[in-house]
Molecule: transfer RNA
Organism: Acidimicrobiales bacterium
């Protein structure tokens, strides 16, 4: 330098144009003599920036970090 992946909640993955879920953690209740484990219930996220679009986590550039192969130089 050159192509591809892949950045989404503490963590570990869905979601591919219409209010962003899940599981696990966390903090509140409840239950229990206490813990545990069961129930409820709450708080937490789309790397950044600009395009299309009535509407962008999506699509499309650029950028920035992580992986992966090529190459070239030393």
């Nucleotide at each position: 330098g050159c192509g591809g992946g892949c950045g989404u909640a503490g963590u570990u993955c869905a979601g591919a144009g219409g209010c962003a879920g899940a599981a696990u953690g966390u903090c509140a209740g409840c239950u229990u003599c206490c813990c545990a484990a069961g129930c409820u219930g709450a708080a937490g996220a789309c790397g950044c920036g600009a395009g299309u679009u009535c509407g962008a986590u999506u699509c499309u550039c650029g950028u920035c970090g992580c992986c992966c192969g090529c190459u070239c130089c030393a």